[in-house]
Context: one part of a larger RNA
RNA sequence: GGAUGAACGCUAGCGGCAGGCCUAACACAUGCAAGUCGAGGGGUAACAUUGGAGCUUGCUUCAGAUGACGACCGGCGCACGGGUGCGCACCGCGUAUGGAACCUACCUUUUACAGGGGGAUAGCCCAGGGAAACUUGGAUUAAUACCCCGUAGUAUCAUUUUAUGGCAUCAUGAGGUGAUUAAAGCUUUCGGGCGGUAAAAGAUGGCCAUGCGUCCCAUUAGUCAGAUGGUGAGGUAACGGCUCACCAUAACUACGAUGGGUAGGGGCCCUGAGAGGGGGAUCCCCCACACUGGUACUGAGACACGGACCAGACUCCUACGGGAGGCAGCAGUGAGGAAUAUUGGACAAUGGAGGAGACUCUGAUCCAGCCAUGCCGCGUGCAGGAAGAAUGCCCUAUGGGUAGUAAACUGCUUUUAUACAGGAAGAAAAAGGGUUACGUGUAACCCACUGACGGUACUGUAAGAAUAAGGACCGGCUAACUCCGUGCCAGCAGCCGCGGUAAUACGGAGGGUCCGAGCGUUAUCC
Numbered sequence: 001g002g003a004u005g006a007a008c009g010c011u012a013g014c015g016g017c018a019g020g021c022c023u024a025a026c027a028c029a030u031g032c033a034a035g036u037c038g039a040g041g042g043g044u045a046a047c048a049u050u051g052g053a054g055c056u057u058g059c060u061u062c063a064g065a066u067g068a069c070g071a072c073c074g075g076c077g078c079a080c081g082g083g084u085g086c087g088c089a090c091c092g093c094g095u096a097u098g099g100a101a102c103c104u105a106c107c108u109u110u111u112a113c114a115g116g117g118g119g120a121u122a123g124c125c126c127a128g129g130g131a132a133a134c135u136u137g138g139a140u141u142a143a144u145a146c147c148c149c150g151u152a153g154u155a156u157c158a159u160u161u162u163a164u165g166g167c168a169u170c171a172u173g174a175g176g177u178g179a180u181u182a183a184a185g186c187u188u189u190c191g192g193g194c195g196g197u198a199a200a201a202g203a204u205g206g207c208c209a210u211g212c213g214u215c216c217c218a219u220u221a222g223u224c225a226g227a228u229g230g231u232g233a234g235g236u237a238a239c240g241g242c243u244c245a246c247c248a249u250a251a252c253u254a255c256g257a258u259g260g261g262u263a264g265g266g267g268c269c270c271u272g273a274g275a276g277g278g279g280g281a282u283c284c285c286c287c288a289c290a291c292u293g294g295u296a297c298u299g300a301g302a303c304a305c306g307g308a309c310c311a312g313a314c315u316c317c318u319a320c321g322g323g324a325g326g327c328a329g330c331a332g333u334g335a336g337g338a339a340u341a342u343u344g345g346a347c348a349a350u351g352g353a354g355g356a357g358a359c360u361c362u363g364a365u366c367c368a369g370c371c372a373u374g375c376c377g378c379g380u381g382c383a384g385g386a387a388g389a390a391u392g393c394c395c396u397a398u399g400g401g402u403a404g405u406a407a408a409c410u411g412c413u414u415u416u417a418u419a420c421a422g423g424a425a426g427a428a429a430a431a432g433g434g435u436u437a438c439g440u441g442u443a444a445c446c447c448a449c450u451g452a453c454g455g456u457a458c459u460g461u462a463a464g465a466a467u468a469a470g471g472a473c474c475g476g477c478u479a480a481c482u483c484c485g486u487g488c489c490a491g492c493a494g495c496c497g498c499g500g501u502a503a504u505a506c507g508g509a510g511g512g513u514c515c516g517a518g519c520g521u522u523a524u525c526c
Base pairs, nucleotide, nucleotide: 001526002525003524004523006522007521008520009519010518013378014377015376016375017374018373019371020370021336026334027333028332030331031330032329035076036075037074040073041072043069044068047067048066049065050063051062052061053060054059055058083289084288085287092214093213094212095211096210097209098208099207102206103205107202108201109200110199111198112197113196115149116148117147118146125138126137127136128135129134155180156179157178158177159176160175161174162173163172164171165170185194186193187192215261216260217259222252223251227249228248229247230246231245232244233243234242264286265285266284267283268279269278270277271276291312292311293310294309295308314325315324316323317322342368344367345366346365350364351362352361353360354359381412382411383410384409391403392402393401394400418462419461420460421459422458426453432447433446434445435444436443437442470515471514472513473512474511475496476495477494481510482509483508484507485506491498492497
């Protein structure tokens, strides 16, 4: 000199953009953060409409009939998105390859198919238990839930023939024989649409492996028994000591094994001419974790943040028998700390889940609030104005100098602020209606609706200098000097050093210098 997620002190007008618990992965009150589908099903608790009956003429009752819809069965989602950095020195990350050793729901393309039957079970109803959480029994019932039979294929398994190829294990293709295994319907404007089953390919996402790179300590020198390899079996989506039985005795290491310490990694960020040095907030990618430890279930995918089970610590309820819970989601509270914000709005846009769609959900996201935390921009007036006033300070030859065009005053302007008026873009859709093309369900065009921000941005009008300047420093480094007070005292100080009676260094004043809605100090990095 540059920089920062900064803090502290003094001060403080505005706008835009960005950023905002670095500490206790400490503990958490409350609300919200993941649902959706009635076009899968039995249905109708509640609401609205409609219809019927009664008669007390506005009440009662019935009907799932329509719109809708609580709970239940079922499907998909809940493995994403969001948070944090505990752990990990590792194929964890980065980079480049390989998988002839693999998986992949939803999506796209193509081919083929969708036959017949059966038994249950929630819910509803009935009867109990319990303070509650919740739960037991009985009867009865449905499905795109579950099961059986049939039919399959480029599927799987066994066996066998053959062609081609490669990179060793082998791979790909064409056949033969035998065995095994499928499916679901709903809706419709009757054109179809959505969905289901099997297979192949694609895409996406993931998993595994290898080369290279990846902090400090040698005052850590030896380490290792599933350890290294083999055979076989099991297991996995898949190879593999991944696991197991047996056999062998290997394997790593001074080019640093093992151990200890520290730490999420990268893109990037700061600095530097570069080489380097330091760092890993915000944003993006990957990894890991979800009170602590362990475990599996379901599923295409989890060993699952707002799922389950067990144990532990802690908190809460209790009728003492037993239960409930997990903010490192968004806000918010306490604690810690030098220190870090609202218990806000909207789904209008983008994206996601479900749905045929309307639509519903979405603390993702988009916005708003607070904070000078940073960067950038703007303003606090402009021009004229000398008796160079008064006043303060300094000098004194009693003259003068300086603050100083500064002020007053005159004229003018009006960014911002204030008042009033207008007022966006962000939006194009989807659904609905219509037209055209095409030719069989698509495309294009037209109509029409939709804005949280927000009466915001922006524009116009009105009046008026009106609403707006401070901080540090002035001995040298280092831009900027005098007076008074003090007298090695009080104090200053980044270094050198200043102060003991003339202090440009302390404290005050006048003046000046540098920055400026900021200025200084502290901390940390180059």